[in-house]
Context: one part of a larger RNA
Formats: sequence, structure tokens, C1' cells
RNA sequence: UGACGGGGGCCCGCACAAGCAGUGGAGUAUGUGGUUUAAUUCGAAGCAACGCGAAGAACCUUACCAGGGCUUGACAUCCCUCGAAGUUGCAAGAGAUUGUAACGUCCUUCGGGACGAGGAGACAGGUGGUGCAUGGUUGUCGUCAGCUCGUGUCGUGAGAUGUUGGGUUAAGUCCCGCAACGAGCGCAACCCCUGUUGUUAGUUGCCAGCAAGUAAAGUUGGGCACUCUAGCAAGACUGCCGGUGACAAAUCGGAGGAAGGUGGGGACGACGUCAAAUCAUCAUGCCCCUUAUGUCCUGGGCUACACACGUACUACAAUGGCCAUUACAGAGGGCAGCGAAACCGCAAGGUGGAGCAAAUCUCCAAAAAUGGUCCCAGUUCGGAUUGUGGGCUGAAACCCGCCCACAUGAAGUCGGAAUUGCUAGUAAUGGCAGGUCAGCAUACUGCCGUGAAUACGUUCCCGGGCCUUGUACA
Repeated sequence: UGACGGGGGCCCGCACAAGCAGUGGAGUAUGUGGUUUAAUUCGAAGCAACGCGAAGAACCUUACCAGGGCUUGACAUCCCUCGAAGUUGCAAGAGAUUGUAACGUCCUUCGGGACGAGGAGACAGGUGGUGCAUGGUUGUCGUCAGCUCGUGUCGUGAGAUGUUGGGUUAAGUCCCGCAACGAGCGCAACCCCUGUUGUUAGUUGCCAGCAAGUAAAGUUGGGCACUCUAGCAAGACUGCCGGUGACAAAUCGGAGGAAGGUGGGGACGACGUCAAAUCAUCAUGCCCCUUAUGUCCUGGGCUACACACGUACUACAAUGGCCAUUACAGAGGGCAGCGAAACCGCAAGGUGGAGCAAAUCUCCAAAAAUGGUCCCAGUUCGGAUUGUGGGCUGAAACCCGCCCACAUGAAGUCGGAAUUGCUAGUAAUGGCAGGUCAGCAUACUGCCGUGAAUACGUUCCCGGGCCUUGUACA
């Protein structure tokens, strides 16, 4: 100087407390451990691994296993020889591949070139090892308020000072003081979204007034007032008033205001810590394999199942289930695409093909509301499991996809010890969209609808910041 303390002081955080909803019990989905297996590919491991890499394993993917093949190779450059490449059929085979027949006879500056076959060797190739050899990227403490430097001063020196102190702040934020005076990286602001208003613009959006028109309809003329769209501008700065304060910084209350003291949210992550993660995104040193640890193919596996854990979904019901009627979004996607009307089917879906490269067409809401029914039951709760029949995608749904109908109707009556999230348009609850994707979503990323309770306070638990103290630690 640090680190540590079941030392002290001050302060903060959904850290506790006050509340709300959960997890832990059930069924299922999914990940992991373990076990099993020919293989169940590999990585991730307290927080910070475990719906994680994977924004989607039937084949492919695929790295694993079994079997069948190839050896200058599936891929790249160079040399030599020959041939266009290729298309179609037949035969063998699980296919890779092999044989065979027909068609085909490229471009050219005439050197050659593209592509294919054969040959020789230089070489290719490796998701093989090492993340404790590395780059790059990322997590974490933590959006915590810290981390440093120049000059000066003090100290033999390591170092100290500044950065400590008195106030204050979300903040090393600002003020005052001070052997310090300044500065840098962080904080804040500048950026984006959102909340108010004005202005410009008015189609694909909108419809107040006028007219036409309909079963209904901005459907049409017309208009741009309104909504909206999207560019510009204004607006919030402790600016104003009062109290407190040290005449300061600031803080408390008030006015005006759509918004008030960082308005709300996002992006943004200092010096560093964990030899943290990744050699399987990629790049890369060294080591290793080279008729195999490379490469092609078929089939299997990654989907196994006594069990254990994590994360979710669905429930256990009446603030509910079922039936009928009926209303209101936002954000996105769409041409090998989205697909309307109409018709068929109980339905999944099918036929159809209007319109739309989309403010034009289309995908497109549910909870809520109104009426009825059920009457507290393992039920008209719950939907697992299983059977049968169908639908869709795709060469192909046996291992191993999703959906529909009928039948079946398991556990489950609110969950032990323990434990998680959340302070407002939040929690809780309801649906919708997107990426991935042929198909497959209870996951993920977004979007809107409905919409709470509680916070006395900082004694305690956890994590963190500053000062100080002790130390057989570095």
C1' cells in the first nucleotide's frame, strides 16, 4: 500500500421489512446429472452451467456408431495426356458407385480457355489436442462510482498528498475549506423511442360540413378541418415564489404547466477481477493423423430410462367451466410468398385464385361485455394416457413430426423444509406477431388489451461504496 475481521462509523440496492404472484407437491414439455448403449457427438459447471451454444436433430444438419466404398482425395493452386460439358433410358447395388445404349460435339485472337476423365508429385484435408501458448468476441462484479496522470510539496524509502475533511447528490454531482494546482478515463449531457403543442405536407391515410349512393359500407364527387403518417420547430432550466441552509451547493413546499426536479424507457459498461468462457463461429503458434483422426454413402444414434436436479406450461375450479350473441389493438410478415369472396367438410383441412413486392391486398385477436346453464362433486373441474378414423408437410413421418374428430378420462382438492420475481402502466392476467423453418414452439424476441397491493423503517440476512481501526496474511 492492499486484502481480510462473527472490529467501529456513515451510506446505498426488491438486500431485508410491508405486500402481490409464484417455485418446491401433481401431469406434461424442455435442459442437465446419472445409468444404459455399437453410438446415446461435443462444449457450458456456485452466483455468472442446466428452454445455455441450438433463431427450431425424421434424411440433410451431424461432428457419434455399424456396415459398404475412395486414396492427389469432397475442396484449392501448379504440370502432362485425352475428351466439350452434359441430357435421357436400361441393368447391378441399400446407396455411394459401376456397366451400357442413344442424343450431344462448346468458346477462341488458334496460343489457349471453361468443364470433365486419367496420371505424377508438390500438397490438400482434420468439428483431432492444448482457451494454462494466443488474437478476436463474451460473461461477471456493475451503470457500482470509482480508476489514474503531470507538475509541486512531504517522506531515507515503499509511498503519501491531490481523491482526506464540513455539507450535498443518483453520481469523485456540486459547494466550502485545505500544500496543493491542474488534467484524463468513467458520471452527466450530446443519440433513439415515448408523453404536449405548433408548423409544413395530404396518398395508399382521414371524413366535419355539402352532394350522390347503398341491404350495409369514405363506396363516389369533393375536402385536408379532425385522426393519423413523418420532417422541422417549441417545451423543463430548480427558470419563478416562499421556508431551511453557511451570503454556498443544495433541499422541502407551492404556482404555472401535457410533463418538475435525471419526466418514463433504451442504447451506452472506466482501471481492473475471476490463468472466468470459447482452438466446435472465425483466425492462429506448437503437437498429432496422412490407404486415415481425411472423405463419400446407407441405416442407426443425438429422441434410450430405475432415478435426481433446474427452467417452464397446464391445472386443482364458481373472481370458474360450458353454450349462444357481440365489441375493441399494437407491432410485425408476405412473390418458390401472403392468400380474400364463394363452395365442400363436424373439424383439421380441401377446392378456388380476386387482390397485393403492400399506410392500397392479405395474414388478423383473446380476456372483457350481454343472456343462459352447471350448484361444490374428483364434478359439465382437470386434461395426462391409450384406441380408432382422418388431415398436412415432405422422396420418405416405424424408430422420431404437427394437427383434427370420436371414444378413453390418470395424477391433481393449493403443495414440507426451503426458495424466486416484482415499487406502476410495474406485478398479475389475456391474446397477437416475428425470427428459425418444407413441416414442427409450453422456448425465445417483441407487441398491445385488462390492470392491482404495499414500502413504518434500516435492528437483522445478502451484495456494494467511503472513512477509520487491528493483523502471526501478500

The part of an RNA shown here (small-subunit ribosomal RNA, 3' major domain) has 474 nucleotides and comes from a metagenome. Its Rfam family is "Bacterial small subunit ribosomal RNA". Gene Ontology terms of the family: ribosome and structural constituent of ribosome. The prediction has a mean pLDDT of 85.